């Protein structure tokens, strides 16, 4: 250098759940605390899945609620996939 292997050995994240804080909201962020990870480290680049606003159609049918097409902003890399950068120890 490169490919595999495992949480063996040191180390690293840090789920759900509490709690303060942003936001309309999905969620984020900070602190507790481990479900788990050999990329759970980055990127919203392809799908997916979720929010919110508008449309249109169906149903109930007062008002307005539900489910759904479409279009447009958001959010989720620990939902999949590409991309790209990498420590430790073995073979």
């Nucleotide at each position: 250098a490169a490919a595999u292997a495992c949480a063996c050995a040191a180390g690293c994240u840090a789920a759900a759940c509490c709690u303060a804080u942003c936001g309309u909201g999905a969620g984020g962020u900070g602190g507790g605390g481990a479900c788990a990870g050999a990329a759970a480290g980055c990127u919203a680049u392809g799908g997916g899945u979720c929010u919110u606003u508008u449309u249109g159609u169906a149903u109930c049918c007062a008002a307005g609620a539900u489910a759904u097409u479409a279009a447009a902003a958001g959010a989720u890399c620990g939902c999949c996939a590409a991309g790209u950068u990498g420590c430790c120890u073995a073979u």
Molecule: c-di-GMP-I riboswitch aptamer
Organism: Sulfurovum sp.